[in-house]
Context: one part of a larger RNA
RNA sequence: GCCUACGAGUUACUCCUCACUGGCAAGGUUAAUCCCGUUUACGGGAGAAGCCGUAGCGAAAGCGAGUCUUAACAGGGCGAACAGUCAGUGGGGGUAGACGCGAAACCUGGUGAUCUACCCAUGGCCAGGAUGAAGCUCCGGUAAGACGGAGUGGAGGUCCGAACCAGUGUACGUUGAAAAGUGCUUGGAUGAGCUGUGGGUGGGGGUGAAAGGCCAAUCAAACCAGGAGAUAGCUCGUACUCUCCGAAAUGUUUUUUGGAACAGCCUCGAUCUUAAGUGUUAAGGAGGUAGAGCUACCAAUUGGGCUAGGGGGCUUCACCGCCUACCAAACCCUGAUGAACUCCGAAUGCCUUAACACAUGUUCGGGAGUGAGGCCUAGGGUGCUAAGGUCCUAGGCCAAGAGGGAAACAACCCAGAUCUCCGGCUAAGGCCCCAAAAUGUAUGCUAAGUUGAUCUAACGUAGUUCAGUCGCUAUGACAGCUAGGAUGUUGGCUUGGAAGCAGCCAUUCAUUCAAAGAGUGCGUAACAGCUCACUAGUCGAGCGAUUGAGCGCGGAAAAUAAUCGGGCAUUAAGCAUACUGCCGAAGCUGAGAAUCCGACUUUAUGUCGGGUGGUAGGAGAGCAUUCCAAUGGCAGUGAAGGUGAAUCGUAAGGUUUGCUGGAGCGAUUGGAAAAGAAAAUGUAGGC
Numbered sequence: 001g002c003c004u005a006c007g008a009g010u011u012a013c014u015c016c017u018c019a020c021u022g023g024c025a026a027g028g029u030u031a032a033u034c035c036c037g038u039u040u041a042c043g044g045g046a047g048a049a050g051c052c053g054u055a056g057c058g059a060a061a062g063c064g065a066g067u068c069u070u071a072a073c074a075g076g077g078c079g080a081a082c083a084g085u086c087a088g089u090g091g092g093g094g095u096a097g098a099c100g101c102g103a104a105a106c107c108u109g110g111u112g113a114u115c116u117a118c119c120c121a122u123g124g125c126c127a128g129g130a131u132g133a134a135g136c137u138c139c140g141g142u143a144a145g146a147c148g149g150a151g152u153g154g155a156g157g158u159c160c161g162a163a164c165c166a167g168u169g170u171a172c173g174u175u176g177a178a179a180a181g182u183g184c185u186u187g188g189a190u191g192a193g194c195u196g197u198g199g200g201u202g203g204g205g206g207u208g209a210a211a212g213g214c215c216a217a218u219c220a221a222a223c224c225a226g227g228a229g230a231u232a233g234c235u236c237g238u239a240c241u242c243u244c245c246g247a248a249a250u251g252u253u254u255u256u257u258g259g260a261a262c263a264g265c266c267u268c269g270a271u272c273u274u275a276a277g278u279g280u281u282a283a284g285g286a287g288g289u290a291g292a293g294c295u296a297c298c299a300a301u302u303g304g305g306c307u308a309g310g311g312g313g314c315u316u317c318a319c320c321g322c323c324u325a326c327c328a329a330a331c332c333c334u335g336a337u338g339a340a341c342u343c344c345g346a347a348u349g350c351c352u353u354a355a356c357a358c359a360u361g362u363u364c365g366g367g368a369g370u371g372a373g374g375c376c377u378a379g380g381g382u383g384c385u386a387a388g389g390u391c392c393u394a395g396g397c398c399a400a401g402a403g404g405g406a407a408a409c410a411a412c413c414c415a416g417a418u419c420u421c422c423g424g425c426u427a428a429g430g431c432c433c434c435a436a437a438a439u440g441u442a443u444g445c446u447a448a449g450u451u452g453a454u455c456u457a458a459c460g461u462a463g464u465u466c467a468g469u470c471g472c473u474a475u476g477a478c479a480g481c482u483a484g485g486a487u488g489u490u491g492g493c494u495u496g497g498a499a500g501c502a503g504c505c506a507u508u509c510a511u512u513c514a515a516a517g518a519g520u521g522c523g524u525a526a527c528a529g530c531u532c533a534c535u536a537g538u539c540g541a542g543c544g545a546u547u548g549a550g551c552g553c554g555g556a557a558a559a560u561a562a563u564c565g566g567g568c569a570u571u572a573a574g575c576a577u578a579c580u581g582c583c584g585a586a587g588c589u590g591a592g593a594a595u596c597c598g599a600c601u602u603u604a605u606g607u608c609g610g611g612u613g614g615u616a617g618g619a620g621a622g623c624a625u626u627c628c629a630a631u632g633g634c635a636g637u638g639a640a641g642g643u644g645a646a647u648c649g650u651a652a653g654g655u656u657u658g659c660u661g662g663a664g665c666g667a668u669u670g671g672a673a674a675a676g677a678a679a680a681u682g683u684a685g686g687c
Stems, first nucleotide, its partner, number of pairs: 001687006011096003015093010027052003033046005056063002066078004099237002102234001106227006117201009126191001128160003131156001135152006164188003169184004203219001205215003240622006250263005264370002266367005272361001276360001277358009291344001292342002298338002303333003307328001309327002311324004373398010403414003418593004423589003429583003432567003438580001440579006451569002459554003463551010480538005486511003491505003517532001521530002594612007601604001623676001625673007633665002641660008
C1' cells in the first nucleotide's frame, strides 16, 4: 500500500417543548396493588391515591373576574373573551459518558535501589621502571651553633607505563555485530583509587564533588492498578438513493475576538384577504452631500494700491519734521483654498399618496447553519492619491456556479447547466496554419518585426505622413561649383606684443564697389594663412522658417536558452476608419422525455402556463440489510452462497438464467433495529 472483517446521534426518564395520529372532553387520566384468562415479560377487569386542566392577582394576610400599587372611585402592572387531557410516533431540549476516537495532567492504594546515586559492614586488587623529602651516619666548619659536602634513607592526592578504571580526538557503524558498539588515539593508574559479596535510603520522596543528573533501555516528579468512558470552547472521522427550497461570514454584548447569547439572513407548518410586498410612472415632501462660491460668515491666502502702527535713515540742543525697493492691521482692486466654512446647491436615495405590472409580504410556532470571508467597479477614511494593505458605504461576482472567451488563470468579458438528439440561431470573442469561420471589401498609416489582447515615463528626435501660418522664388530662389571678399587701417586704447579675431572704447566711421563686418569661426608669440557674412557667374524649380496632429525611433536593467500561445506575418496575418459575410456556449430555439408548482375542466397518469446550478442547512419520497408476526410459497427434478451472461428501473437497486455449490430460502402486509464505510497517521488478520 491493497484485500477482508469490525468501526461513530444510541438508550433510559410520571422530565420540558412542538407537530402529526387516535380516544374522551369542562373534563382527561390512572400508579402501586388486586382479580380473571392454558396466546402468560401478554390480554381483560377492578383500583381516584396522585397529576394536568377548569381563575386570577398579591411578598403575604387576603380578595376574586378581578387583583396589586395608592389617600384615591385617578393612572399603571398582571389577568378576565374559555380547551383540555391521556396514549402512540416523530423533531428539538434537559439530566445522564450522550455521535466516535484522542491528551498533557490530578488524586488514591500499592511495587521497585538485582540498573544507577550516595552510605554502612566485610573481603579483594594495583607488572615493571623513574625521581629521591624528612630523619640518621660520617667528614668539613663554628667558641658553641648555624651552615656545607658525601653517604644512608625511602616520603609523595610525585613521574613513565601494563592489568584495572575512564571515555579525548577521529574513522567506521546509523533497517548496526551492538536500542550507545568497534578500530586507532587518549586521561588516571598508592589514591578524594578500583572492585566482589551482604545491607540501607522510596516518589513532591530519595540520592546527587550539582549535569535537573540518577532512582530497572522510563525522570522538571518512577512504575502498576484504580477514580475513569477525567475534561478537551481543539483536531480528525461520521457509512444507501432521488426530489423541493437554500444561507451566512453582519449588528450588540462577552476574561471576548478560531467560542458563545440575542437579533439579521435559510427552511418547514400555520396565520392575515381591506395584498399589507417589490418595481415603473406621476404628484407632494424633509434634507445640506457632489458641485460651486466666498466684500455672505469663519479660518487661511497671491500680487498691487492706500494707509494706522512698528523698524531703519536724515535733521535738530530739544520738540516738531522729512524719506523709506523694510515689516504690516483695517480698507480698496486682483487671484484663489477649506472634512470639522456656506450667500447657494443638484443627481440618486428616503417618506407619503395614486394608477399600472408582477407576486410577494407581515405575524406566530418547529428545525437550522452562519457570526475567519474574498476579488472587481464606484464614493471615501488611513497609508506614500504604496500594497494581492487596512477600515466603511453602494453594486456585481466567487464563496455555493458548470459552459464559451481572455494561451494557461476562484472573482475580468459573455452566459445561469432537469435529461436526450451526428437539429437550427446567436453572445463575448474570433475567421493564414496549429484550430471552427474572410489569405473579405474600401481608404490611409507604419519599416520599428514597432506590432500581432499582460508594464512604461519625463525628456530628446532634419524618421516619415497629414493639416495650417509666414517668407524667398523664372527680374532665377535653395544647395553645390567658379570667382571676388578690397581701401583709409596694424581704427583708438591697453600691452612685451594685440595687425578683423586676449581685453576695453565707440554716432563700428568713411572710401572704392557687383559685393565685401573696424569682422562669423579656425589659426599665429604677433603677423601670415584658411574660412564666413556679402556679391557676380554657372545651374534651372521649388526652397526656408514655424505651429499642430498620426504612426514610428532613443530613453529600455533580473535573476534555469529564447519566443506574439506557437508556426510565422510587412500595399500585412500590424495600426486606424467604414462595411459585408461567416464561425462561435450547457444562452435562445426545434423535437421528445422526466419531475415540481399553479390554473382550468369533461377528474383524464387530461390541457395550458411557469419552474427544476448549488456548499452549510431545512423539508419530502424511496432502495437495501437482519430479526419478529400474520398470510401465502420455493427447495436433492438442487436452497443459500460463489462466478459469468442477459434484462428491467430516474437512482439506491430488482429479475431471469448458465456453471459451481450441497441444505435451507424467498414473496406480500405490518412491526422492531447491534440497519448501509473510502477516508478517523482508525482496530485486527492476510498478502
Notes:
A computed fold for a 687-nucleotide part of an RNA from a Chitinophagales bacterium, annotated as large-subunit ribosomal RNA, domain II. The coordinates come from a structure-prediction model, not an experiment, and the mean pLDDT is 84. RNAcentral holds the full RNA, with entries from ENA.